[in-house]
Context: one part of a larger RNA
RNA sequence: UCCGGCGAGUUACUCCUCAUGCGCGAGGUUAAGGGCCUCUGGUCCGGAGCCGAAGCGAAAGCGAGUCUGAACAGGGCGACGAGUGCAUGGGGGUAGACCCGAAACCGACGCGAUCUAUCCAUGGCCAGGGUGAAGCUGGGGUAACACCUGGUGGAGGCCCGAACCGUUGUGGGUUGAAAACUGCUCGGAUGAGCUGUGGAUAGGGGUGAAAGGCCAAUCAAGCUCGGAGAUAGCUGGUUCUCCCCGAAAUAUAUUUAGGUAUAGCCUCAGGGGAUUAUCUCGAGGAGGUAGAGCACUGGAUGGGCUAGGGGCCUCACCAGGUUACCGAACCCAACCAAACUCCGAAUGCCUCAGAGACGUAUCCUGGGAGUCAGUGGGCGGGCGAUAAUGUCCGUCCGCGAGAGGGAAAGAGCCCAGACCGUCAGCUAAGGCCCCCAAGUCCGUGCUAAGUGAGAAAGGAUGUGGAUGUGCAGAGACAACUAGGAGGUUGGCUUAGAAGCAGCCAUGCCUUUAAAGAGUGCGUAAUAGCUCACUAGUCAAGUGGAUCCGCGCCGAUAAUGGUCGGGACUCAAGCACGGCGCCGAAGCUACGGAUGACGCAAGUCAUGGUAGGGGAGCAUUCCCUGGUCAGCGAAGCGGACUCGGAAGAGCAUCCGUGGAGAGCAGGGAAGAGAGUAUGCCGGA
Numbered sequence: 001u002c003c004g005g006c007g008a009g010u011u012a013c014u015c016c017u018c019a020u021g022c023g024c025g026a027g028g029u030u031a032a033g034g035g036c037c038u039c040u041g042g043u044c045c046g047g048a049g050c051c052g053a054a055g056c057g058a059a060a061g062c063g064a065g066u067c068u069g070a071a072c073a074g075g076g077c078g079a080c081g082a083g084u085g086c087a088u089g090g091g092g093g094u095a096g097a098c099c100c101g102a103a104a105c106c107g108a109c110g111c112g113a114u115c116u117a118u119c120c121a122u123g124g125c126c127a128g129g130g131u132g133a134a135g136c137u138g139g140g141g142u143a144a145c146a147c148c149u150g151g152u153g154g155a156g157g158c159c160c161g162a163a164c165c166g167u168u169g170u171g172g173g174u175u176g177a178a179a180a181c182u183g184c185u186c187g188g189a190u191g192a193g194c195u196g197u198g199g200a201u202a203g204g205g206g207u208g209a210a211a212g213g214c215c216a217a218u219c220a221a222g223c224u225c226g227g228a229g230a231u232a233g234c235u236g237g238u239u240c241u242c243c244c245c246g247a248a249a250u251a252u253a254u255u256u257a258g259g260u261a262u263a264g265c266c267u268c269a270g271g272g273g274a275u276u277a278u279c280u281c282g283a284g285g286a287g288g289u290a291g292a293g294c295a296c297u298g299g300a301u302g303g304g305c306u307a308g309g310g311g312c313c314u315c316a317c318c319a320g321g322u323u324a325c326c327g328a329a330c331c332c333a334a335c336c337a338a339a340c341u342c343c344g345a346a347u348g349c350c351u352c353a354g355a356g357a358c359g360u361a362u363c364c365u366g367g368g369a370g371u372c373a374g375u376g377g378g379c380g381g382g383c384g385a386u387a388a389u390g391u392c393c394g395u396c397c398g399c400g401a402g403a404g405g406g407a408a409a410g411a412g413c414c415c416a417g418a419c420c421g422u423c424a425g426c427u428a429a430g431g432c433c434c435c436c437a438a439g440u441c442c443g444u445g446c447u448a449a450g451u452g453a454g455a456a457a458g459g460a461u462g463u464g465g466a467u468g469u470g471c472a473g474a475g476a477c478a479a480c481u482a483g484g485a486g487g488u489u490g491g492c493u494u495a496g497a498a499g500c501a502g503c504c505a506u507g508c509c510u511u512u513a514a515a516g517a518g519u520g521c522g523u524a525a526u527a528g529c530u531c532a533c534u535a536g537u538c539a540a541g542u543g544g545a546u547c548c549g550c551g552c553c554g555a556u557a558a559u560g561g562u563c564g565g566g567a568c569u570c571a572a573g574c575a576c577g578g579c580g581c582c583g584a585a586g587c588u589a590c591g592g593a594u595g596a597c598g599c600a601a602g603u604c605a606u607g608g609u610a611g612g613g614g615a616g617c618a619u620u621c622c623c624u625g626g627u628c629a630g631c632g633a634a635g636c637g638g639a640c641u642c643g644g645a646a647g648a649g650c651a652u653c654c655g656u657g658g659a660g661a662g663c664a665g666g667g668a669a670g671a672g673a674g675u676a677u678g679c680c681g682g683a
Base pairs, nucleotide, nucleotide: 001683002682003681004680005679006678011095012094013093015092016091017090018089019088020087021086022085023084024083027051028050029049033045034044035043036042037041055062056061065077066076067075068074098237099236101234105227106226107225108224110223111222117201118200119199120198121197122196123195124194125193126191128160129159130158131156135152136151137150138149139148140147164188165187166186169184170183171182172181203219205215206214207213240616241615242614243613244612245611250263251262252261253260254259264371265370266368267367268366269365270364271363276361278357279356280355281354282352283351284350285349291343292341293340297337298336299335301333302332303331304330308326309325310323311322312321313320374399375398376397377396378395379394380393381392382391383390404415405414406413419592420591421590422589424588425587426586430582431581432580433566434565435564439579441578442577443576444575445574446573452568458553459552462550463549464548465547466546467545469543470542471541479537480536481535482534483533485510486509487508490504491503492502516531520529521528593606594605595604596603597602617672619669620668621667622666623665624664625663627661628660635656636655637654638653639652640649641648642647
């Protein structure tokens, strides 16, 4: 993982409530117990008790009233006739209360020290080698000691190193050979040593050279059994079918935030039935948003005017002058504001009357819920960075709980709401060269970048269109030929400065067709080249500006690229216009099912999670009736048939099997399996 079997809303208590059915009804009903009988039962007694028929008040008490109160006031709660018993079902309560699941807590003079910790008693063990303490002794030495030295001696939590005890590092092992091992290496090895046997200490207790270590592969409180089905606002699971309706992810409160209560939204039953609800048109309102504005409150720019202040001058004091400084108030111009408003919409909201649409959608009472983690998009905003598939509100739509077509793929985007069937038709979004259904369709332009098929500031004689403007047959623009001079090397500065380092002047003057006291290159400075400007040659357009369309650069990400791909250039790209076609579970056509409404003809409806309601199928057992069966029951295997599904099975057939089993009506449940890291068995 698969197969088979088992596996989860039950039962008790009339304790409460609601619905339905039946009985009786101002009443309803018996309980224990008892009598009788055809004795797990039935029937008849039994009125104790319970509910109802009267309430109000704290109570005394009064009573269709009563309480409060001074009240004959007002107000509160009542009265103005329906209950009760049984059964079934929905829900609640108390019980384990749908099932499985803790980590834990407590109890038992419960069981454990054969592992391990420490202790007690009694035994055992430690190859070999090294070092050489004290003491003793010979010699030397001293007044005597001390002291020195040779030998002897054999001390030590001494040294090296086996057994033994341990386990430092590393390799292997890691579904192991092993639930702690193995190879190499390493520490202790006469000691606080190691070890055998017997014994002691026990669970909030022991033992601990102390690691919360160890106390039988278990330890921040052992194990076993019990309280016990502990509790689990948590996770998982919760078993047949069809039909109708169909949510919520909000408000308020919460030791509350992943729970719950009430309300909101769903469903079912009953009731009311009126212009009840909703929409459109009309009328009347409240309001301070968008916008706008600057009249208030503030902000902010320039100018004018100017009190005050600063600077400078003047001044013994007082005072005065001046100012390209700062500047209140005021004036002019032009602005800004969620917490500014002299103003002020559109929508939305409230109310009203009439009409139209819709057709009970509204409202009331009661039973049952689920939901209170939402989420994407458009629009209006707050927070954030005018970031986020960000976050928080409002509003609408979708998903959630919605299939189908489009967007290559893709909950939330676009189109469109799936009762069932059809090898019929029309369309939506989106498409029509091939993949791929339908135009290689028509007309007019644009693009040359494969732009299309990602992007900004900024940049550019890309290209098409438009507007206005300068010059131009008195010859422009470009090109070529020629000129581009003189005063003068302007003055100053400078080593030099001669058109061309820098400063000053620049309307200098002259000769001219024209030629700057010079546009750039160049020199140390000159020189040289060139430009402006002019003429000639040539011959018809040529400059610069603004706007619009499409394109270009800007353009960098890690394995090989891409518009979905192929491929596409008067397009299969872009813009505008046109005609066709394709295209969905949309619409139509035909057939069928169910429901609602309707006399009928017929019309309309039938996506759906949580959830509410309705109708059925199947399983086991029981009762009544009626059947089948050794001339073969159930079960098993196969075909076939029927039904809207769960399912059913006769008339049919065959095999196996070997003793019980269906049908109709009713009743009762250990009543339906794919998921619970489910349980048991098998593969």
Molecule: large-subunit ribosomal RNA, domain II
Organism: Gemmatimonadota bacterium